[in-house]
RNA sequence: UAUUUCCCUGUGGGAGAGAGCGUGUUUAGCGCGCCGCCGAAGGAGCAACCACCCCGGAAACUCUCAGGCACCAAGGACCGUCGGGAAACC
Numbered sequence: 001u002a003u004u005u006c007c008c009u010g011u012g013g014g015a016g017a018g019a020g021c022g023u024g025u026u027u028a029g030c031g032c033g034c035c036g037c038c039g040a041a042g043g044a045g046c047a048a049c050c051a052c053c054c055c056g057g058a059a060a061c062u063c064u065c066a067g068g069c070a071c072c073a074a075g076g077a078c079c080g081u082c083g084g085g086a087a088a089c090c
Stems, first nucleotide, its partner, number of pairs: 003088006010081004018035001020034005036069003042065001043063003049057002
């Protein structure tokens, strides 16, 4: 000095599925009970694949424990980006 990868903060974008039924005290909301549904916090399972002496890593697939199911709000995997940090490599 250039590139790549990872982490953190800020910031832009960011899906799905019952305004279900009963009940407490009432439309909504909230609590409880029942039925149905969704996957993109988190968690668990299988596995292509990666690494390998040993020890391992691993999906947006599967499950639905947790979470969620009008709008708004909140949350939100993941993607872009400002800044900071770390590592590798030239």

The RNA shown here (Glycine riboswitch aptamer) has 90 nucleotides and comes from Robiginitomaculum sp. NCBI's taxonomy places the organism under Bacteria, Alphaproteobacteria, Maricaulales, Robiginitomaculaceae, Robiginitomaculum. The sequence was found by an Rfam model in a public genome assembly. It matches the Rfam family "Glycine riboswitch aptamer". The family has 44 seed sequences and 9,425 matches in Rfam 15.1. The prediction has a mean pLDDT of 75.